[in-house]
RNA sequence: GCCAAAGUAGCUCAGUUGGUAGAGCAUCGCUUUCGUAAAGCGAGGGUCUCCGGUUCGAUCCCGGACUUUGGCU
Numbered sequence: 001g002c003c004a005a006a007g008u009a010g011c012u013c014a015g016u017u018g019g020u021a022g023a024g025c026a027u028c029g030c031u032u033u034c035g036u037a038a039a040g041c042g043a044g045g046g047u048c049u050c051c052g053g054u055u056c057g058a059u060c061c062c063g064g065a066c067u068u069u070g071g072c073u
Base pairs, nucleotide, nucleotide: 001072002071003070004069005068006067007066010025011024012023013022019056027043028042029041030040031039049065050064051063052062053061
């Protein structure tokens, strides 16, 4: 330099023939216990990497950046 993949909650990841987003773990609270752990119930936490475009409407489609990973030279 070229090609490909990825970017969504604190972490690991779902979520497509477009209709304003979920799980597990973690955190906090409550129940239970003499107490802790475990278990059960509940809560909080996201302008979906950024900027444009298409659309009534974009995490999703199109273009361009940025970052990471892999491959080729």

A computed fold for a 73-nucleotide RNA from a Candidatus Tayloriibacteriota bacterium, annotated as transfer RNA. The prediction has a mean pLDDT of 81. It matches the Rfam family "tRNA". Rfam classes the family as a transfer RNA. Lineage of the source: Bacteria > Bacteria candidate phyla > Candidatus Tayloriibacteriota.